[in-house]
RNA sequence: GGGCUCGUGGUCGAAUGGUAAGACGUCACCCUUACACGGUGAAGACUCCCGGUUCGAUCCCGGGCGGGCCCA
Numbered sequence: 001g002g003g004c005u006c007g008u009g010g011u012c013g014a015a016u017g018g019u020a021a022g023a024c025g026u027c028a029c030c031c032u033u034a035c036a037c038g039g040u041g042a043a044g045a046c047u048c049c050c051g052g053u054u055c056g057a058u059c060c061c062g063g064g065c066g067g068g069c070c071c072a
Stems, first nucleotide, its partner, number of pairs: 001071007010024003018055001026042005048064005
C1' cells in the first nucleotide's frame, strides 16, 4: 500500500428495510436468623463518526476512525 471482516446498554451478544431480543452484571422487593441460591419487578444503548438512498436505515451505498485476519 491492497483485499476481507467486525464496531449495538457496564460486559457478552441477537435483530438481513418498519418503534433494538436475550444472558451476565446493577438496583428494589420477596424468600432466609443471616449470606448464597431462587422468585418478581425496574433502570440502562437515538446502534463508532459524517454524508447519501428511502415514506422509513442497526440493516443498503460513499467517505472517515478504530480492532482483527490475509497478501505485498